[in-house]
Model confidence (mean pLDDT): 80 of 100. Bacterial large signal recognition particle RNA from an Armatimonadota bacterium, 266 nucleotides, folded computationally. It was read from a public genome assembly, where an Rfam model found it. Its Rfam family is "Bacterial large signal recognition particle RNA". The family's RNA type in Rfam is non-coding RNA gene.
């Protein structure tokens, strides 16, 4: 050195999770990724950290270790934003109400603001007058089979007779009673009046008058205090998504330096 057989190794690896820990099963990412069996109310281990059975490669491009660079995905903290969620709080935010003031702008106003005086109205009181209702009274009407009245035909009683007596109906009235009037007159009543006198009270509102001689007013906006109000901004949590950022583990891929045995021929 070169051939033949071997053997160590290889035949994926990672990240969350589980778990004291390690490794798989199960997600997930890379990825050319032998094969079965086992396993989440797990499965096998123990810092030499799957276990069993089988295959194929095999000491080098391939296997081991180590710098650099690129890096998928994952984890973790933070910061911004959306949407939801708990809570807080009455804030020079944002609604509401109310109070005040008079900067604008509206509006009144020298055909006279504000202010003063003084008269009527509105209000109350009492008295009246009308008007309307009612009731009484007053008129009319109708009214009693007999037990109301007049007058009483026929009949009837009584008498020798003259003559006398009761007495239905009819007609005349008339007691209660009803009914219609109601101009007049009493009386009571009044959800009644552009009425009337008086008398009173207020200074709120209308209204007239004299005085006065430039402001009034608070509708809009801005403004002051004061209250209230948690839909909203706000502020302190909290979940989700989305964006960033730092950190961290990191497959995969480059590239660069190291190391890896045994036997048996020639």
């Nucleotide at each position: 050195u070169u051939g033949c057989g071997c053997u160590a190794a290889g035949c994926g690896g990672g990240g969350a999770g589980c778990u004291c820990g390690c490794c798989g099963u199960g997600c997930c990412c890379u990825g050319a990724a032998c094969c079965c069996g086992c396993a989440a109310c797990c499965g096998g281990c123990g810092a030499u950290a799957g276990c069993g059975g089988g295959g194929c490669u095999g000491a080098a491009c391939u296997c081991c270790c180590u710098g650099c660079c690129u890096g998928c995905g994952g984890g973790u903290u933070c910061g911004c934003u959306u949407u939801g969620u708990g809570g807080g709080g009455a804030c020079a935010g944002g609604c509401u109400g109310a109070u005040g003031a008079a900067c604008g702008g509206a509006g009144c106003g020298a055909u006279g603001a504000a202010g003063g005086c003084u008269g009527g109205g509105u209000c109350c009181u009492g008295c009246g007058c009308g008007a309307u209702g009612g009731u009484a009274a007053a008129g009319g009407g109708u009214c009693a089979a007999c037990c109301c009245c007049g007058c009483c035909a026929g009949g009837c009683c009584u008498g020798g007779a003259a003559g006398g007596g009761a007495g239905c109906a009819a007609c005349g009235g008339u007691c209660a009673g009803c009914c219609c009037u109601c101009a007049c007159u009493a009386c009571c009543a009044u959800g009644c009046g552009c009425c009337g006198c008086a008398g009173g009270g207020a200074u709120a509102c209308c209204u007239g008058g004299c005085u006065g001689g430039a402001g009034c007013c608070a509708c809009c906006g801005a403004c002051u205090u004061c209250a209230g109000u948690a839909a909203c901004g706000c502020c302190c949590g909290u979940a989700a998504g989305g964006c960033g950022a730092a950190u961290u583990c990191a497959a995969a891929g480059g590239u660069g330096g190291g190391g890896u045995g045994c036997g048996c021929a020639a």